Predicted 3D model of a 114-nucleotide RNA (SAM riboswitch aptamer (S box leader)) from an uncultured Saprospiraceae bacterium.

């Protein structure tokens, strides 16, 4: 870089530099942000994914649960912050576009991202 396959509504803080955005793309919503955003450093957590350990199952292998001192990653605002197909009709509003929506269709934990 691909590929599978799991999880994704839980959990986690303070200071330094830094100066205007950030919440993955895209698009529309909402929210955080000079009472400092992203981003970088320093200490702290937070899970329990790999290694670690313990038991259990077992010819082995796989696989179960649990711990968490230690390495390796990851994370430490709001469900992955929400929606995201097609559409009778409605309310804003006035040419620019926004919201709700029966029904239908899809079968959506889909896709995509970590």
């Nucleotide at each position: 870089u691909u590929u599978u396959u799991a999880u994704a509504g839980a959990g986690a803080a303070g200071g330094g530099u830094g100066a205007a955005g950030a919440g993955a793309u895209c698009g529309g919503g909402c929210u955080c942000a000079a009472c400092g955003a992203a981003a970088c450093c320093c200490u702290g957590g937070c899970a329990a994914c790999c290694a670690g350990u313990u038991u259990c199952c077992u010819u082995c292998u796989a696989g179960a649960a649990a711990c968490a001192u230690u390495g390796g990653u990851g994370c430490c605002a709001a469900u992955u912050c929400c929606c995201g197909c097609c559409a009778a009709g409605c309310c804003u509003a006035c040419u620019a576009a926004g919201g709700c929506a029966a029904u239908g269709c899809u079968a959506a934990u889909a896709a995509a991202u970590a």
The sequence was found by an Rfam model in a public genome assembly. Its Rfam family is "SAM riboswitch aptamer (S box leader)". Rfam links the family to the GO term regulation of gene expression. Rfam's curators write: The SAM riboswitch is found upstream of a number of genes which code for proteins involved in methionine or cysteine biosynthesis in Gram-positive bacteria. The model forms 96% of the base pairs in the Rfam consensus.